[in-house]
RNAcentral holds the sequence, with entries from SILVA. Predicted 3D model of a 1522-nucleotide RNA (small-subunit ribosomal RNA) from an uncultured Opitutaceae bacterium. Rfam family: Bacterial small subunit ribosomal RNA. Gene Ontology terms of the family: ribosome and structural constituent of ribosome.
RNA sequence: AGAGUUUGAUCCUGGCUCAGAAUGAACGCUGGCGGCGUGGUUAAGACAUGCAAGUCGAACGGUUUUUCAGGUGUAGCAAUACAUUUGAAAAGCAGUGGCGAACGGGUGCGUAACACGUGAACAAUCUACCUUUUAGUGUGGAAUAGCUCGGCGAAAGCCGGAUUAAUACCGCAUGUGGUUGCUGCUCGCAUGAGUGGCAUACUAAAGUCAGGGACCGCAAGGCCUGACGCUAUUAGAGGAGUUCGCGGCCUAUCAGCUAGUUGGCGAGGUAACGGCUCACCAAGGCUAAGACGGGUAGCUGGUCUGAGAGGAUGAUCAGCCACACUGGAACUGAGACACGGUCCAGACUCCUACGGGAGGCAGCAGUGGGGAAUAUUGGACAAUGGGGGAAACCCUGAUCCAGCGAUGCCGCGUGAGUGAAGAAGGCCCUAGGGUUGUAAAGCUCUUUCAGGGGGGACGAUGAUGACGGUACCCCCAGAAGAAGCACCGGCUAACUUCGUGCCAGCAGCCGCGGUAAUACGAAGGGUGCAAGCGUUGUUCGGAAUUACUGGGCGUAAAGCGCGCGUAGGCGGUCUACUAAGUCAGACGUGAAAGCCCUGAGCUUAACUCGGGAAUGGCGUUUGAUACUGGUAGACUAGAGAUUCAGAGAGGUGAGUGGAAUUCCUAGUGUAGAGGUGAAAUUCGUAGAUAUUAGGAGGAACAUCAGUGGCGAAGGCGGCUCACUGGCUGAAUACUGACGCUAAGGCGCGAAAGCGUGGGGAGCAAACAGGAUUAGAUACCCUGGUAGUCCACGCCCUAAACGAUGUCAACUGGUUGUUGGGUCUUCACUGACUCAGUAACGAAGCUAACGCGUGAAGUUGACCGCCUGGGGAGUACGGCCGCAAGGUUGAAACUCAAAGGAAUUGACGGGGACCCGCACAAGCGGUGGAUGAUGUGGUUUAAUUCGAUGCAACGCGAAAAACCUUACCCACCUUUGACAUGUACGGAAGUUGCCAGAGAUGGCUUCGUGCUCGAAAGAGAGCCGUAACACAGGUGCUGCAUGGCUGUCGUCAGCUCGUGUCGUGAGAUGUUGGGUUAAGUCCCGCAACGAGCGCAACCCCUGUGUCCUGUUGCCACUUCUGCGAGAGCAGAAAGCACUCUGGACAGACUGCCUCGCUUUAACGAGGAGGAAGGUGGGGAUGACGUCAAGUCAGGAUGGCCCUUACGGCCUGGGCUGCACACGUGCUACAAUGCCCGAUACAGAGGGAAGCAAUACCGCGAGGUGGAGCAAAUCCUCAAAAUCGGGCCCAGUUCAGAUUGUAGUCUGCAACUCGACUACAUGAAGUUGGAAUCGCUAGUAAUGGCGCAUCAGCUACGGCGCCGUGAAUACGUUCCCGGGCCUUGUACACACCGCCCGUCACGUCAUGAAAGCCGGUUUCGCCCGAAGUGCGUUUGCCAACCAGCAAUGGAGGCGGCGCCCUAAGGUGAGGCUGGUGAUUGGGACGAAGUCGUAACAAGGUAGCCGUAGGGGAACCUGCGGCUG
Repeated sequence: AGAGUUUGAUCCUGGCUCAGAAUGAACGCUGGCGGCGUGGUUAAGACAUGCAAGUCGAACGGUUUUUCAGGUGUAGCAAUACAUUUGAAAAGCAGUGGCGAACGGGUGCGUAACACGUGAACAAUCUACCUUUUAGUGUGGAAUAGCUCGGCGAAAGCCGGAUUAAUACCGCAUGUGGUUGCUGCUCGCAUGAGUGGCAUACUAAAGUCAGGGACCGCAAGGCCUGACGCUAUUAGAGGAGUUCGCGGCCUAUCAGCUAGUUGGCGAGGUAACGGCUCACCAAGGCUAAGACGGGUAGCUGGUCUGAGAGGAUGAUCAGCCACACUGGAACUGAGACACGGUCCAGACUCCUACGGGAGGCAGCAGUGGGGAAUAUUGGACAAUGGGGGAAACCCUGAUCCAGCGAUGCCGCGUGAGUGAAGAAGGCCCUAGGGUUGUAAAGCUCUUUCAGGGGGGACGAUGAUGACGGUACCCCCAGAAGAAGCACCGGCUAACUUCGUGCCAGCAGCCGCGGUAAUACGAAGGGUGCAAGCGUUGUUCGGAAUUACUGGGCGUAAAGCGCGCGUAGGCGGUCUACUAAGUCAGACGUGAAAGCCCUGAGCUUAACUCGGGAAUGGCGUUUGAUACUGGUAGACUAGAGAUUCAGAGAGGUGAGUGGAAUUCCUAGUGUAGAGGUGAAAUUCGUAGAUAUUAGGAGGAACAUCAGUGGCGAAGGCGGCUCACUGGCUGAAUACUGACGCUAAGGCGCGAAAGCGUGGGGAGCAAACAGGAUUAGAUACCCUGGUAGUCCACGCCCUAAACGAUGUCAACUGGUUGUUGGGUCUUCACUGACUCAGUAACGAAGCUAACGCGUGAAGUUGACCGCCUGGGGAGUACGGCCGCAAGGUUGAAACUCAAAGGAAUUGACGGGGACCCGCACAAGCGGUGGAUGAUGUGGUUUAAUUCGAUGCAACGCGAAAAACCUUACCCACCUUUGACAUGUACGGAAGUUGCCAGAGAUGGCUUCGUGCUCGAAAGAGAGCCGUAACACAGGUGCUGCAUGGCUGUCGUCAGCUCGUGUCGUGAGAUGUUGGGUUAAGUCCCGCAACGAGCGCAACCCCUGUGUCCUGUUGCCACUUCUGCGAGAGCAGAAAGCACUCUGGACAGACUGCCUCGCUUUAACGAGGAGGAAGGUGGGGAUGACGUCAAGUCAGGAUGGCCCUUACGGCCUGGGCUGCACACGUGCUACAAUGCCCGAUACAGAGGGAAGCAAUACCGCGAGGUGGAGCAAAUCCUCAAAAUCGGGCCCAGUUCAGAUUGUAGUCUGCAACUCGACUACAUGAAGUUGGAAUCGCUAGUAAUGGCGCAUCAGCUACGGCGCCGUGAAUACGUUCCCGGGCCUUGUACACACCGCCCGUCACGUCAUGAAAGCCGGUUUCGCCCGAAGUGCGUUUGCCAACCAGCAAUGGAGGCGGCGCCCUAAGGUGAGGCUGGUGAUUGGGACGAAGUCGUAACAAGGUAGCCGUAGGGGAACCUGCGGCUG
């Protein structure tokens, strides 16, 4: 410090996710030791049991026990024992009394508050114990606990009688002082403070212990001294109380709140100020700088994170606050409204004799509960501290320790060295090896920790050690007891095999898994961390993703529709003063701990200790005065004002004009008009449309008219008048900052819509009809109502857009235009300038597009707005509205994207150009018929399999009777029909017979070879037997593959290097202008070159030359034979010609003319030539597309079968047949058919072959066998032509079907062959919609040959020659293709994408009659305890009066009143849960209906509004261009 993820790719915007650190954690797996920390975050829920606050006998009276001393009694001879009593001492016990219990310890409920933090204030206060000052401590009195007696009660406890003490209580005295009153002085921040004087006033106390000489006293004791106490008072320290400034949560869908409320006077009350309380008076007080309300929350030092600023947090430790079962209340006290006190009410638990009682772990342990989850019912007061005490000492779950938990941090260990046969085993493997791996073993060492033994602290300044026989030290033994967890697709370090097969599963994000998974599970290996490792939760970071530091708003989310203006914010120039902001110094404070620096102590570290620094803050004070603010004065550059001009659809009102539509009247006139893609509804013979004249009425204003004008925006358009707003220019001697912006607020605000009243020509939602259509609630047509118009009043929204807030300043230019001005010119003009409005562009900016003095540039001021998509501008609430609705405006849930700009493609019922038998022009077919053949379907035991739009269907198959054959049935076989290896035997082979459908099985005959070797024997080849490795598979996967092929397409395209442009994907080149069959060529050009394609090179063919002459040829010459002759045949000779097949030549726009163009490329015509513009044909198929086809041609990975999915064999099937389709044959006839005669090819084939002459048969064919391994022999050409017949008919057309008889092939023609003869003689008379081929030796037509092959289904396929046409104006349209451009929401690329209703499932949510809670407000009722007040008839020791009785004062008790908790009741507010039903929403591999959007998306889309409709939507009105 960044990374992954939107796309085919790119840049940007933007969210989601990850890597880091942390944790009071939890969970999973694992677990050696120690140190230091830390441990109920949930139920402030409930608690059994024990302990957590006592102490003082030196305050007091008692009492118990023990000991000692003495007395008395009884027993005993006595010692002695027992009982009792007195005194002393010690130890205890309950009580009175004192101090403490208000500390310490716990928790975080409440609290948004002076609760906390920080800084101040108290001249408005209190303070026990402690320190300190001064003075004192005198004298009386009456009770009461306890104890005892009696009574009640189950208990808790209570009542009564008698009796008693005090440092308990009460009276009096004294008054250093204090208080109060009067008064003086000094001081001060106002109220006041301090300190004197005077006074008639008021106000105190308690003793105990120790020691002791004299004196007194019977004694106790007095007395004296000391200590501890006590009283009053002064000061302090520490503590407490109160007040104030400032600071720190969310919510405005909480906007108004408040009656003790705000203030005053008086009184009461308090330690103290104060509405703290009360009476009276006034009507105030708070609030947009957020009152009031709601939600949440203890606050802080700090902690975590972060570069910081910040954000989050408030466990442990420390400070403050609050609370103690819930609510209320006071008492005591220095201090409490009191955790381990009291009273009352409530809930809960327990005891009970049912009458009553008891209790409060949010102290330490512990229990059950809840929870993902948090420890021992431990030891000790040794230390530190606290309470009491004079002290000893007692108490102390504070504390110090120990225990439990890897809960965290820190440290240590689990060994070290050597060791290659690179062991074994595991895993992988290309079978060679690699890896685990120096790892192990082995050898040599060491002993930290743990274990055993011994010694043994500090903490303790004299005694005292829970920890603890602990830390630490020494010795001993032995590598011995001690390693796991997660991960290995990318991010992110680390890879292979097997299993699984969209299953099981993984997953933080992207995403893996559908038979070759580095992503699941396992293993091997590796990587990371390590006594831990991972996961989960939470916080910060990354996130500049709330942006103060540090973001944005034209199109990504985001400028309010526009203006006026209040608060607020900001504000021109100069001078003076001030010193609030600002800056500097000093002082105080900023607790300790923590962080940081530094040093020290534990072996180190964590941890702890000492010192320092820091603590951005607050306060006080002294100074500075540039800037900001304030005060005062001045200025004119901003702003305004004045004068004179100017332009304009600026606004409002009134009047007025012509053209046009419609309607009415009248005339002319006659059959149509109107409307559309085409029609129809409609109008018209009752006279339309058309036309002429006249009239009525409403609405809108052609031309001018313009990226012209005006207005803030919405918007504004005939003409005239009236009123009126703003703008611009020039000039000026005025005012003097008066300004800018603008939250709330106010006003204006298209269209549609609403209300009332008018008006209504045209247009026109709704509606009706006609069309279109599968449907058509639409588009089109005919009608037509609201509305559109006017007046008044509402509504307040638009793509209200420049998708660009307002104001100001600055920063190169060019061109047009509107309005004005200055200078200039005779003029045309020209130059300059201000204000607008447009186009283009520099710098700069921008993600790009683009913007660019009218900024989206560079800056300043202020406002508004944004923070992923959807849910949703929805719900609820508020406000506004007559309504429609507007405005403000969420959440649950869900997705990993949504989006902007640009790029390359693809596509378009977008555009431009071009080509092709693509259309057109022609010729001939197919589609109808019969049969053939292939396919589908169906059938079947099987009808084997594949191919299936073009690009499957006479295709694989250039031959299914058996075989083929892969299918079915039946019978057999298992190392196999075939290959290699091992062992043994035998040569191989061969004859015949039997069984069987055959395979096969059984018997049998003959036979002994080749090589080496003397022989024995061995070897090669072949056969057989046996066992195992293995064979075998037309079984699966063409979506695992190679190879081959089809197709676009013989279309003209497809790319690269370097350079240049662009942030980039990419572009350029390859586009443009011409031209071509062609990216063919030329020109131009930020491109220059190159490659694969095109063309050419190759083959055949067309012309010629040369060469070659056998099997080819025969012109000339000769001979022979035949013939009357013409001539024919043969031979010789020959190679002239034809021909064979070799080599060359030839054609290149080379020549001429012309054309257009750019003097180019090229095109048109011509000459010559056998051939002319690639001469004709073939071969040749770029980058790629279709997961196109083929695992059944062969090859091949993986999977599957192995007495079978292999192998053999017989028979059957592939040929089955209601049907449908494709491809060809034959026909339907006269351009024909039949009969007869007769002429002319080419290219092929031939030995298990082709076969002549001859003979037989009507014929298929048979017999026979000359010739030929072929330019030699064999192999009929037909149409055509000539002659004759037929005469338009189901025929002398056509030949299916069937019968009979045959021929041939073959082991065998039944299923299931071909052919022949005779007989039979079906459909069919030119073929609907639709559709195919062909541009010249082509179509059409005629025959011939070949492959396969025993034969054949061939009418198929591949070739050959014969005869031999017609037509092309042209590119509008259909199909396909190429190039450029444009749009795009497509990229699996239009067979794309995608919208809404309906149906089903799941989820969250709104509404809802209600129902149930919580909280809160108001009214009323009731009202415990308790303080206060009042009263007092009951009761009472202290004081007073009185001889006394008694009375007074005072107290207790009772009663009453005020306040008041809980409770009750009624009415609300807010909020939560639930709710029949209901609304929309989200999500869900393959549901229904349509096709709204994206291309001109097939009616351009979208916005607002209104109506309508199953639904997307449609239509009207206005607006926008996205």
The prediction has a mean pLDDT of 84.